[in-house]
Order: sequence, then structure tokens, then C1' cells
RNA sequence: AGUUGGCCAGACAGUCGCUGGCAAGCAACACCGCCAGAGGAAAGUCCGGGCUCCGCAGAGCAGGGUGCUGGGUAACGCCCAGGCGCCGUGAGGCGACGAAGAGGGCCACAGAGACGAGUCGCGAUGCGUGAUUGUGCGUCGCGGGUGAAACGAGGCAACCUCCACCCGGAGCAACAUCAAAUAGGCGGACGACGACGUGGCUCGCCGAGUCCGCGGGUAGGUGGCUCGAGCCUCGGGGCAACUCGAGGCCUAGAGGAAUGACUGUCCACGACAGAACCCGGCUUAUCGGCCAACUUCA
Repeated sequence: AGUUGGCCAGACAGUCGCUGGCAAGCAACACCGCCAGAGGAAAGUCCGGGCUCCGCAGAGCAGGGUGCUGGGUAACGCCCAGGCGCCGUGAGGCGACGAAGAGGGCCACAGAGACGAGUCGCGAUGCGUGAUUGUGCGUCGCGGGUGAAACGAGGCAACCUCCACCCGGAGCAACAUCAAAUAGGCGGACGACGACGUGGCUCGCCGAGUCCGCGGGUAGGUGGCUCGAGCCUCGGGGCAACUCGAGGCCUAGAGGAAUGACUGUCCACGACAGAACCCGGCUUAUCGGCCAACUUCA
């Protein structure tokens, strides 16, 4: 001067708040006390999975995706190792990296010609013509010129396609549960009122009405919600990604949405940014600092 990997993300003290948990207290709250309280990306929502509901006999078609080889993983488009190609003096980095001999399509400009075809020059040679030089039509060979590529089993599949493998749909506003008021629905009882049947009573049947019961949806409440493919330490296996075993730990969970404000001291004066069902990745943003290994130059 660099490369790779990992870590930190102002520090300390005090005061007042906010959210959750625990204890105490209370009919139930409230108050008081103790404890915990954003990130390496919580972001983009781009992949993969868990979970929930719906659908589903199996296979195929259609559609979408992935694409060297092997391994890891719950899974992946992620990670690790190896091969090959390219870049770098190097540490190292990057790569959709199957098939062009199934078929279709495309190949700018220039050039006769971009896969259809075939120009110019020279040489050899055949035929026609000509007395000859020559000239016209062919065949073969060499060369020039254009271009990224010039006839070669050309190149392109991040064009269609072929081959191999993978994929059911929707998403926590999922979903579950408690459950009003009002207005419908269903069932039962009464029915002195009304309609129909009879000349009339009785009776039957229907309806309004009254009472009781049931059920669905809505408002609203609650759960889902954070103990999990979890984290730390040690040991074993493996080049590694990762995995196995033992011990230890609990680390936000709101619902208009908390994680803040003030004061004091100090420094190198503090970047990007804030959870909303959870997890594994990728990508993007980010003042600066620390550690380890390695490279190059002096």
C1' cells in the first nucleotide's frame, strides 16, 4: 500500500417518564417495589422454509424456475470444497459454466458473400473462337480485400427450443375462539283477533300477535405472539460449509402502536437507520474504530 475473515456501533452517573413480566395489594383497577426492553442491517419484500386455512387418487399436459462436479441444510436462486475460463505482480476476486451433431430463428457496419452464396488477381488445365498475342465459358489450386467471425460439423440458447431436476393456492388483515344491540331465519306453545272451509256452533287449517328456545353473520373482546431449524461454553467428527454430544442461559412482544427526555463529566464529538407471526439467506444503506491471517514494495 493492499486482500480475506471476524467484532464494535459514543462511555459513565443521576432524575423523570413509556411497554411488558414478577411479587405484594385490591371486589377489580390504581399506587409502590424489583427485573427486562430494537438492528447489523429491524430496510427492500427478492428467494427458501415453518405455521394457518382451502384444495387434492396417481401420472401427464400447460405454466414458472434452476442449470460444471460433489457436499451442507428443514429448504433455497444460499453456503462450502474441487474443476474450468477470465482479471490481478500477488494475497485474492468474478463467472446462468448442460446441449449448436434434433429443429426453427438471428448474426449490426463493412463486404461479392453472414450459412442463402460465391468477387478480384495470379497460376495450371479443358472446350469454343481466332493465324498468333488474345478472348468467352468451365474445372482445380494459391493469394488479396471487408469484418468480431469468411464456408469450418462457423457463432449466439440472459432467442424459441431440447435435456435433467424442482414447484398445489392464498397468506397473521392467515386462522381460532367468546359474543351483543337492531333487523332477518328455523322450531315449539298459546291464539279470545283476521282469512278460508260449513247454513250455524264445534272443529280443522293459514296468518297477524304474544311467549320460549335454537342458529348464522356483524360491532366489540381474547388468543395466534414469541422457548426457537434459539444463544453461550467445552469436547468429538469433517479440508470446509456444517453436524453430534454434554453443561449452562432466557434475550422486546406493542395494538395509533413503548424503547424517550433532561442534567453532569469525558472522548477520537458519534454513520445508516427503528421491531409488528417467526426463522434461514441474498441485496441495498452505513461516520469511524479494533483484532487475526496473508500478499506486494521499501